Predicted 3D model of a 1522-nucleotide RNA (small-subunit ribosomal RNA) from a Chitinophagaceae bacterium. Rfam family: Bacterial small subunit ribosomal RNA. Gene Ontology terms of the family: structural constituent of ribosome and ribosome. The organism belongs to Chitinophagaceae, within Bacteria.
RNA sequence: ACAAUGGAGAGUUUGAUCCUGGCUCAGGAUGAACGCUAGCGGCAGGCCUAAUACAUGCAAGUCGAGGGGCAGCGAUGUAGCAAUACAGUCGGCGACCGGCGCACGGGUGCGUAACACGUAUGCAACCUGCCUUCAACAGGGAGAUAGCCCGGGGAAACUCGGAUUAAUAUCCCAUAACACAGUGAAUCAGCAUUGAUUUAUUGUUAAAGCUCCGGCGGUUGAAGAUGGGCAUGCGUUCGAUUAGCUAGUUGGUGUAGGUAACGGCUCACCAAGGCAACGAUCGAUAGGGGGUCUGAGAGGAUGAUCCCCCACACUGGUACUGAGAUACGGACCAGACUCCUACGGGAGGCAGCAGUAGGGAAUAUUGGUCAAUGGGCGCAAGCCUGAACCAGCCAUGCCGCGUGCAGGAAGACGGCCCUCUGGGUUGUAAACUGCUUUUGAUAGGGAACAAAUGCCACUUGCGAGUGGAGCUGAGUGUACCUAUAGAAUAAGCACCGGCUAACUCCGUGCCAGCAGCCGCGGUAAUACGGAGGGUGCAAGCGUUGUCCGGAUUUAUUGGGUUUAAAGGGUGCGUAGGCGGCCUAAUAAGUCAGUGGUGAAAGCCUCCAGCUUAACUGGAGAACUGCCAUUGAUACUGUUAGGCUUGAGUAUACUUGAGGUAGGCGGAAUUGACAGUGUAGCGGUGAAAUGCAUAGAUAUUGUCAAGAACACCAAUUGCGAAGGCAGCUUACUAAAUUAUAACUGACGCUGAGGCACGAAAGUGUGGGUAUCAAACAGGAUUAGAUACCCUGGUAGUCCACACUGUAAACGAUGAUUACUCGCUGUUGGCGAUAGACAGCCAGCGGCCAAGCGAAAGCGUUAAGUAAUCCACCUGGGGAGUACGCCGGCAACGGUGAAACUCAAAGGAAUUGACGGGGGUCCGCACAAGCGGUGGAGCAUGUGGUUUAAUUCGAUGAUACGCGAGGAACCUUACCUGGGCUAGAAUGUGAAGGAAUGAUUAAGAGAUUAGUCAGUCAGCAAUGACCUGAAACAAGGUGCUGCAUGGCUGUCGUCAGCUCGUGCCGUGAGGUGUUGGGUUAAGUCCCGCAACGAGCGCAACCCCUAUCUUUAGUUGCCAGCGAGUCAUGUCGGGGACUCUAGAGAGACUGCCUGCGUAAGCAGAGAGGAAGGAGGGGACGACGUCAAGUCAUCAUGGCCCUUACGCCCAGGGCUACACACGUGCUACAAUGGCGCAUACAGCGUGUUGCAAGCUAGUAAUAGCAAGCCAAUCACGAAAAGUGCGUCUCAGUUCGGAUUGAGGUCUGCAACUCGACCUCAUGAAGCUGGAAUCGCUAGUAAUCGCGCAUCAGCAAUGGCGCGGUGAAUACGUUCCCGGACCUUGUACACACCGCCCGUCAAGCCAUGGAAGUCUGGGAGACCUGAAGAUCGUAACCGUAAGGAGCGGUUCAGGGUAAAACAGGUAACUGGGGCUAAGUCGUAACAAGGUAGCCGUACCGGAAGGUGUGGCUGGAACACCUCCUUU
Repeated sequence: ACAAUGGAGAGUUUGAUCCUGGCUCAGGAUGAACGCUAGCGGCAGGCCUAAUACAUGCAAGUCGAGGGGCAGCGAUGUAGCAAUACAGUCGGCGACCGGCGCACGGGUGCGUAACACGUAUGCAACCUGCCUUCAACAGGGAGAUAGCCCGGGGAAACUCGGAUUAAUAUCCCAUAACACAGUGAAUCAGCAUUGAUUUAUUGUUAAAGCUCCGGCGGUUGAAGAUGGGCAUGCGUUCGAUUAGCUAGUUGGUGUAGGUAACGGCUCACCAAGGCAACGAUCGAUAGGGGGUCUGAGAGGAUGAUCCCCCACACUGGUACUGAGAUACGGACCAGACUCCUACGGGAGGCAGCAGUAGGGAAUAUUGGUCAAUGGGCGCAAGCCUGAACCAGCCAUGCCGCGUGCAGGAAGACGGCCCUCUGGGUUGUAAACUGCUUUUGAUAGGGAACAAAUGCCACUUGCGAGUGGAGCUGAGUGUACCUAUAGAAUAAGCACCGGCUAACUCCGUGCCAGCAGCCGCGGUAAUACGGAGGGUGCAAGCGUUGUCCGGAUUUAUUGGGUUUAAAGGGUGCGUAGGCGGCCUAAUAAGUCAGUGGUGAAAGCCUCCAGCUUAACUGGAGAACUGCCAUUGAUACUGUUAGGCUUGAGUAUACUUGAGGUAGGCGGAAUUGACAGUGUAGCGGUGAAAUGCAUAGAUAUUGUCAAGAACACCAAUUGCGAAGGCAGCUUACUAAAUUAUAACUGACGCUGAGGCACGAAAGUGUGGGUAUCAAACAGGAUUAGAUACCCUGGUAGUCCACACUGUAAACGAUGAUUACUCGCUGUUGGCGAUAGACAGCCAGCGGCCAAGCGAAAGCGUUAAGUAAUCCACCUGGGGAGUACGCCGGCAACGGUGAAACUCAAAGGAAUUGACGGGGGUCCGCACAAGCGGUGGAGCAUGUGGUUUAAUUCGAUGAUACGCGAGGAACCUUACCUGGGCUAGAAUGUGAAGGAAUGAUUAAGAGAUUAGUCAGUCAGCAAUGACCUGAAACAAGGUGCUGCAUGGCUGUCGUCAGCUCGUGCCGUGAGGUGUUGGGUUAAGUCCCGCAACGAGCGCAACCCCUAUCUUUAGUUGCCAGCGAGUCAUGUCGGGGACUCUAGAGAGACUGCCUGCGUAAGCAGAGAGGAAGGAGGGGACGACGUCAAGUCAUCAUGGCCCUUACGCCCAGGGCUACACACGUGCUACAAUGGCGCAUACAGCGUGUUGCAAGCUAGUAAUAGCAAGCCAAUCACGAAAAGUGCGUCUCAGUUCGGAUUGAGGUCUGCAACUCGACCUCAUGAAGCUGGAAUCGCUAGUAAUCGCGCAUCAGCAAUGGCGCGGUGAAUACGUUCCCGGACCUUGUACACACCGCCCGUCAAGCCAUGGAAGUCUGGGAGACCUGAAGAUCGUAACCGUAAGGAGCGGUUCAGGGUAAAACAGGUAACUGGGGCUAAGUCGUAACAAGGUAGCCGUACCGGAAGGUGUGGCUGGAACACCUCCUUU
C1' cells in the first nucleotide's frame, strides 16, 4: 500500500484418566401465549386454530352531452280562499332501453410437486378495450323491442298476453382498401417447416350520432404503448417397506375439426411406440418467489405484515356475455346446508370492511372521511369508492423519556445477622436543607399536510403553457410553543448449589416440595418454604412453545470404519466413476473482457427529515445468478497420429496338502468265527448302571465292514475366500523366475447382476466301523431336565439337488506410487563354487520416522498421497414388527416406529478380589503336651418371665466384658409417699458461733418443737452455719451416623509416603521393581534416579555376669562378748543382698561359602552368641468398629417433671440354649503324722506376734510396727513314714438338715465362713474345637486391688517344680511382595441373567366393526356442448321438439388399499427392598463366545464346525541382547 472486520465455551459416563459418544446449558429471533407488575409518547403489528356457520349495515357504479320518458323531490306557471289538482316547462331523475365499468381494487391459501413458481430465451404459431401517432371514411333506408298503458296468473319471487314507441339498440342497401380470402409472378433473406417485399387478378366486408358550437364521439386499416396467451433450457420437498408405468398412450397421415394461436387439443386411419435406477408410476406433505430469522461463512429453518406471480370464492360441473372471465358481491344445472311459504313454490352464499356464534393458549371498532393518494363513469360540475387516509382497542414488538438532583453521620429508629455490656449490615439510604420541573394537571397560543381541477385573463397551429382571484381538512384545536403551582402523579419482576453474576438466619425432616442438566430434601438444607441481604434486567420481568446457533453431532468448507457405531464371506463382471508418455487440431469444461438481464421494497454505506431514536426519504453499492458475445488454451474433455514403462501374450524352466475323477495301501477300531484260558471285566474323585460261568475281559489266528490317513510336519506350502495332507494315474487351474520376442493403454474400481461359499440343517437314494444331539439308565446334588459314567437314534460318509449363514477374523475392502534398517525362512535367478556378496516373488519377528485415545501399527502400515466401492451417526426397543423378495422347510435378505434411559462404550491407571500363578512368613498346618465340648457348681449372655427384672457391649474385634466388689447405699429400673429457683456449687442483703443433745407424728423423706452452747480478733473483719430476691439450675433423656478424648482390630504385620529429576497427552509410573539377604522397605549389588520423612531397629525399664561406690533396718567370713538357742551384742564390708554408677556382645576372632550384604560351623573365648530372655513402645490407614452411661461437647427434647428426696422391691427371676471358668471322675492318687525350700506385695478406721477359750469359724487380753527393723506368714506341690487296693470307693464333693461365728442400722428376698450330719451327678467325655516352641506348656501354692462384709472358682502380679515335639510347607486359616485376569470400585458379603407373580405404559397379530380416498367395470345421467332429424312453427334462414354422443352427480357388485377401534393374544419397556434358581464377569468354579440343530420351569444344556475378544503349565519355533 492492497485486501479483510471474521470463528470463545461449559456441565454430565470413572475411584481417578484419556478418548469415543449422546443428553443439557449460556446467545439471537418470534404474527406468539401464560403469570406477576404497569407512568408517558412515537413508529409498526394484530384468527397461525374451523377454506366452520353466519344476524345486521356498508364494500360498484356512473352517464340526461345516447334514448323513450317522468315514479318520487324542489322550483315555476295555471286553477282554487285553502287543502289540493294540473302542466316534463325548468333543476334534476327512480325504474326501463343503450354505452362504459363490473376480468381492477380488496380477501384467502383449499387445491396444486405442476412450465405452478424463479431465472433465461423463443413465438417464422398469437390476441390486446380504453390511450398515442398516421391514413381513409361516415350516403341512404327498414322492421322491431323494453318502458309507459290495458288485462290475466301467483302468498311471494316473479310471470304471461294485448296495444303502442325511441335510440350511439338491431337489420338491409350503397361506397371501399395497403383489410380478409383464393390463384399466379419476381426479388431478397433465413433457422427446418419457411419468411419479407413488390406486383397482377377474382371475390367478401363499415359506420352514429349528441352539443351550451368550445367540443365529445363513430367506422376501417397501419404502427406504438400497455396488458396477456403459448412453447422451451435450467432450478424447485420426502418415501424404493412405491419398480415398473402408459392405449389418445408415443409418432405419422388427413390443406380433417377446433382455437386468437402451435399442438392428440379433438376425430378417422396407420405404425408400436413413449417414460423409467440421472428414480418413471404411486403415496405423503406443501401455494412459489423477492425476502425473513440464524450462522464467521458454507449452510439450516422459514414464506405473518410489504411487493411480484399463481390458485380459489358454499361443494362439483358448465357455458354465456365480453377486448379480456370459464367471472368473490353474474347466469344455468346437480349436491349439502340455512331461511321464507298460503305447501303449490321460492330465496341465499362475509376466504370484502366491521360484527356474531363456534373452535382455541390466543388475535381488535357493527368508528370517521373521501381532505389527500389512487380507481370507475362522466365534456365537466360531480357521483361512487370499508381501496385509501385517519381515529379506537391491545406493553404484541422496536425506539425514546420519566419516576428526581445536590448536600446530609447521632452512621438515627426499625429490620436482619453475630463470637451478643458490644459489633456488622440495610446505609447517604431516610429524616432534614437547598435546587430543578421532563412527564402529568390547569390555562393560553397554535401549524404543516392544500395544490390542483373548475373560474377569469394572456400566449399558442395543435397537444398545452403562464399569470390572477377565490373554494376545499376526516384526522383536529391534534403536533408544537408558552405560563402557573408543586418532588409533587409514576417500580417492578426474576434469580442467588455448579454451569451462572449474587449468602445468611429460621421453618421443614426422602415429608412438603424443587429441578434446564448434574442433582437437592431421611434434624445443623447457601438447592424446599419464609425473612433479611445481594445480583441481573427494567415499564417491564419471568415461564412455556417454535426456529437457527453452539453441534466439526450428516463433516463441500469440515468426520469416520483393528479394539469405541462402522469393510460387503469371497471372486468375476455390466452400467457408472477414475485413468501412462509425446505431438497436433478443436474450444465443451476452465479463465478473462464486454453487453443484456438480475422489478421495487429490504440488507449494507453515505447524506437528509421528524427535538433524538425507532421510522421515513434521496443517492450509491450490492444482488455472489442466468443469457449472449469476444478472446486465452496450461490442465480436463473430444478428434487424429505416435511411444513403451502400466496391462497382456510368447518361449524356457521351476514350485506346491490348488481342483476334479479313478485305482491301490498299511496301522487302528468294531464285529463274526475258531483256539488258549478263568472269574471277573469295565468304569470313576468314589461308585453304580452295563458286560460276564450260556465262559466275558485278556491273548492268538482267520474273515468282514466302514471311516480316517500316525511318523515326515515346520509361525512350512498352495488357493479369491470357504478351504486343502497316505500312495498313484489321468484331466485341469495358478503363481513365480528368466528372456525382453510380440500387441500397444488393451488399465483400476465396480451399484445392480452372476458364480463360489465351513459346520449344522433339508429332499431322494445308498452306506453305517467309529463318534454322537435327542432319548434311556446309573451317579452327583437341596434339586441336577447339566458337568461324570454305561448305552444309544438322527447325523457324521457317498451321489445328486437345495440352503447361503459363522468370532465366514488380520474383527484391518481392492488397486497404484512413495517412505531408515536388522533378522529368520520358502521358491527361483546370477555365479566353477561348500565361502562372500546380490536380484525378484512370498511367509514371519524386532524396530526408525510418522501415525494413533491408548493398546499398538510400522515397505504384508493402522505412515504419506491418489482412484473406486461398501458401511457408520447415543444405549435399549431390535436385526424385532409389518410389507416385499428368496427357500420344500428350518429360515435368509431388506428393515422401522411408539416408548424408555443419561448414559451405553473403547484403551489405559490405581486398588480390591479370584475355587489364577510364583516367592515368603506366622503355634497357620504338621509333630507333641494339656484342655474345652459329657458331669456338678460358679459366672456372663441369649431367651422367657416380670410392676421392674436399668443401660450398654453382639463374627473374628460381645458373652468372669463396662463392673478393680448390686443386702441398704451404689441404682440409672419398678411400686408407693413427697418437693418445685429445686439435692449440689458460686455471688449474696440479713441473722446466727460452729456444734451437740432431745420430744412428737410418720415407712421414711419430712414436719412441728425443746434444751445446751455464744468462736477468733483491740477493731475493721474473718472462718463456719442458716439464708430472702436474683443470676447462673438439673436430666445415666435422644443422637457414638454431628463430635473431642480414649479404646479394640488388621498387627509389632513391614509397610506408608514426600521433594527434586526422569517417563507418560493424562490418571499415574519410576524411586519402593530386579538379583541376593534379613525378624524387618534389614542390609548389599544393580538400576533414571538421587535424597528424605513416618514406621523397623536402636535409645528407656526389668532380668542374666562382673567391677566399683555406699553399708542400715539387710549380711556375718575372720576377732571378741553373750545365750538352752537365735547377728543377740561389740565390731566388720570379705560374702549374700540392697541401689547408684560402670563394664560386657560387636559376626569383634577363626574356618568354609559368597563380589558384597550375609549365612553355616553343638568352633574358640565368654555369665551370655548372632535380636541373650521379657516389657513399654502400635506408621499411613481400615471397620460411619466401641463408648453422649467415666469425662467433655454441638444440636434436639423435659421443666409441679424425662429434675430432686424417701421407703420397699428389682438388677440374684428360670422350662431352656451358648460362652468363660472351678472341682472332679482317682493309686504319678486320697487320707493321717512328721519335715525342707520362695518371691511379689500389704498394714494405724490397719497388720497383729504371743497367751487364754472354743473341735472350728472366731472371741478375749495384748507386745511390736507408719515397717529391708514389727506383722500378715502356714508357702504348697516336694520329702520321709503309715494307711487305703480299684470300689461310685477312705474317689468326688453337689444338694439338703441342724447348730454356730463374723461384718454390718439391717444377712427374708440376697453375704461369707465354721462344725456335725447328708453324700447327687460323674469311671476321662460325639461331631467339633482351644492354648502352648523353654524356665514355655503343665502343675503347685503365695500376694494385691476393689472392699464394712462378700457371692473371687474372676482379674492383676509373684515365685516353686518343670517337660514333650517341630520331618517339613502339599493342605486349612491369616498376612506380605511380584505377576496375571476382571463386566468389581459400597470394591466378591461385589456384580449380574432369565422365567414366574404385581402395577403402569406404548406397541405387533387378530374374527369382527367403523371411516376414508382413488382407479377400473356396469347401469343411470342434469345443465351445457356437439351431431342427426320427415310430421310442429317459419316464405326462407332457422327454431321448437325428439334421438345419439360426451360429461358433473347418483346407483350396483366384487376386490384391493389406507386409517381408527376390538373380545382374545404375542413379545417389549419401566417400577428401593416379591418367587425360583446362578447362566455371565476371576480358569466365575464345565473357559467363554459365534453360526446351526435338538432338548429343557428359567437362566440354559448338549452335539457339530469355527474364533481368542481364554487363564495356567510344559515343550517347540522365532525374535531381542550378550